[in-house]
The prediction has a mean pLDDT of 84. This is a predicted structure of a 71-nucleotide RNA (transfer RNA) from a Solirubrobacteraceae bacterium. The RNAcentral record of the sequence draws on ENA and MGnify. Its Rfam family is "tRNA". It is annotated as a transfer RNA. RNAcentral records the identical sequence in 3 taxa. The source organism's lineage runs through Bacteria, Actinomycetota, Thermoleophilia, Solirubrobacterales and Solirubrobacteraceae.

RNA sequence: GCGGGCGAAGUGUUUUGGUUGCACAAAAGCCUUCCAAGCUUUUAGAGCCGGUUCGAUUCCGGUCGCCCGCU
Numbered sequence: 001g002c003g004g005g006c007g008a009a010g011u012g013u014u015u016u017g018g019u020u021g022c023a024c025a026a027a028a029g030c031c032u033u034c035c036a037a038g039c040u041u042u043u044a045g046a047g048c049c050g051g052u053u054c055g056a057u058u059c060c061g062g063u064c065g066c067c068c069g070c071u
Base pairs, nucleotide, nucleotide: 001070002069003068004067005066006065007064010024011023012022013021018054026042027041028040029039030038047063048062049061050060051059
């Protein structure tokens, strides 16, 4: 330099166009003599820009980051 893949909550992930869900983690409360475990609740998310569309995490283009391959 070229090609390909992946970017969603702190982490791992569901979601092939119609209000983004789950698990773990975190916080608070309940329970307990205390801790742990358990139960309940809460917090928190689509890399960025543009396009298509009535409507985009999803489709298209560019860009950024990471990974893989070739040179």